[in-house]
RNA sequence: GUGAGAACAAGGGGAGAGACUACUCUAUGAAGUAGCGCCGAAGGAGCAAGCAAUUGCGAAUCUCUCAGGCAAACGGACUCUUGUUUGACG
Numbered sequence: 001g002u003g004a005g006a007a008c009a010a011g012g013g014g015a016g017a018g019a020c021u022a023c024u025c026u027a028u029g030a031a032g033u034a035g036c037g038c039c040g041a042a043g044g045a046g047c048a049a050g051c052a053a054u055u056g057c058g059a060a061u062c063u064c065u066c067a068g069g070c071a072a073a074c075g076g077a078c079u080c081u082u083g084u085u086u087g088a089c090g
């Protein structure tokens, strides 16, 4: 320093799938319970190559669906901008 990358904060963008059925409560439900049907991008779990030498380590937007979700709201992996810190490198 015209600063790779990383961390934190704020703001923005952000998909999918039944406003299902029954009962209850009740301000007629979007709440609770039960049931069936679905979704994957909170979280969680599993695995390849490879490494190791033994039973182990090992990634995801892949797989599973425990959890979460299936009108809106909230949430939401990821991503963008700004700021702060650090800092490969020159």
Stems, first nucleotide, its partner, number of pairs: 001089001005086009018036001020035005037070003043066001044064003050057002

Notes:
The RNA shown here (Glycine riboswitch aptamer) has 90 nucleotides and comes from Rossellomorea aquimaris. Of the family's consensus pairs, 91% are formed in the model. It matches the Rfam family "Glycine riboswitch aptamer". Its family is annotated with glycine biosynthetic process in the Gene Ontology. Rfam describes the family as follows. This family represents the bacterial glycine riboswitch. It was read from a public genome assembly, where an Rfam model found it.